Predicted 3D model of a 71-nucleotide RNA (transfer RNA) from an uncultured Erysipelotrichaceae bacterium.
Its Rfam family is "tRNA". Its family is annotated with triplet codon-amino acid adaptor activity in the Gene Ontology.
The coordinates come from a structure-prediction model, not an experiment, and the mean pLDDT is 80.
The sequence was found in a public genome assembly.
RNA sequence: UUCGGCUUCGUCUAAAUGCAGGAUACAUGACUCUGACUCAUGUGAUGGUGGUUCAAGUCCAUCAGCCGAAG
Repeated sequence: UUCGGCUUCGUCUAAAUGCAGGAUACAUGACUCUGACUCAUGUGAUGGUGGUUCAAGUCCAUCAGCCGAAG
């Protein structure tokens, strides 16, 4: 330099354009003499900017970051 892949709650992981869900962690409560375990409830995310569409995490372009291949 050229080409390809990846980016979703703190972490891990789903969602073949149609309410962004689960696990874990965290917070609160119950349980307990206390803690742990267990149970219940709650908070929290689509890398940025545009485009297509009635509707975009999903399709397209571009930028950024990470990984890889070729030279």